[in-house]
Predicted 3D model of a 71-nucleotide RNA (transfer RNA) from a Lachnospiraceae bacterium. It matches the Rfam family "tRNA". Rfam classes the family as a transfer RNA.
């Protein structure tokens, strides 16, 4: 250089155009003598810039960024 993959909560993962969620993990209340465990709650994310389209995490288009092949 060139060619395909990934990129979504603190992490490991979902979601094929129509209110972004699940598990652990923080916090917080319950329980309990105390701790663990176990129960309810809560806050917290679509790498980034455009473009389609009534609507985009999802299609496209360039861009970082991480792999993986080839040279």
């Nucleotide at each position: 250089g060139c060619a395909g993959g990934c990129g979504u909560g603190g992490u490991u993962c979902a979601a094929u155009g129509g209110u972004a969620g699940a598990a652990c993990a923080u916090c917080a209340g319950c329980u309990u003598c105390c701790c663990a465990a176990g129960c309810u709650g809560a806050g917290g994310a679509c790498g980034c810039g455009g473009g389609u389209c009534c609507g985009a995490u999802u299609c496209c288009c360039g861009u970082c960024g991480c792999u993986u092949g080839c040279u």